[in-house]
RNA sequence: GCAAAGCCGCCGAAAGGCGGUGGCGCAAAGCUACGGGGCUACGGCGAGCGAAUGCUCGCUAUGUCCGCCGGGCCGCCA
Numbered sequence: 001g002c003a004a005a006g007c008c009g010c011c012g013a014a015a016g017g018c019g020g021u022g023g024c025g026c027a028a029a030g031c032u033a034c035g036g037g038g039c040u041a042c043g044g045c046g047a048g049c050g051a052a053u054g055c056u057c058g059c060u061a062u063g064u065c066c067g068c069c070g071g072g073c074c075g076c077c078a
Base pairs, nucleotide, nucleotide: 001026002025006021007020008019009018010017011016024067030073031072032071034070035069036068037065038064039063043060044059045058046057047056048055049054
């Protein structure tokens, strides 16, 4: 210097993000979604149930996480 979890408010289908509060921790816990990995599934696809509006389950990232690992860029004091 940054700021975890929790709590409050807002956005979002969710994961999650932003702000306030709060500090678990961090010598890059600065930036970047480039590679790996994690999370979510609005929508799409498939299956089941049902008279039906629908409901349930599975798959799927265009979504999301840089405080999971690696890469790239920048970097304080000594």

This is a predicted structure of a 78-nucleotide RNA (c-di-GMP-I riboswitch aptamer) from a soil metagenome. Model confidence (mean pLDDT): 92 of 100.